[in-house]
RNA sequence: GGGGCAUUAGCUCAUCUGGUAGAGCGCUUCAAUGGCAUUGAAGAGGUAAGCGGUUCGAGUCCGCUAUGCUCCA
Numbered sequence: 001g002g003g004g005c006a007u008u009a010g011c012u013c014a015u016c017u018g019g020u021a022g023a024g025c026g027c028u029u030c031a032a033u034g035g036c037a038u039u040g041a042a043g044a045g046g047u048a049a050g051c052g053g054u055u056c057g058a059g060u061c062c063g064c065u066a067u068g069c070u071c072c073a
Base pairs, nucleotide, nucleotide: 001072002071003070004069005068006067007066010025011024012023013022019056027043028042029041030040031039032038049065050064051063052062053061
C1' cells in the first nucleotide's frame, strides 16, 4: 500500500428474505425469610461506531471515515 471480517443496552451476544430492536448477566423497586444467600414479580436502560446515498420505509442495501482483528505484498 491492497483485500476480507467485526462495531446493536453497562458486559456477552441475537435480530432468517428492508416494515414498531430482543435475550442472558448486571442495575432499580417490590414480595417470600428473623437476617443473609436464593427464588419470584415488575421496571429503567439503545441517536444499532460516525457521515452521506438509495427507498414510501434502512440495524439490514451502497459509498466514505474511525477503531479493532486478519490475509497478501

Predicted 3D model of a 73-nucleotide RNA (transfer RNA) from an uncultured Verrucomicrobiales bacterium.
Rfam family: tRNA. It is annotated as a transfer RNA.
It was read from a public genome assembly.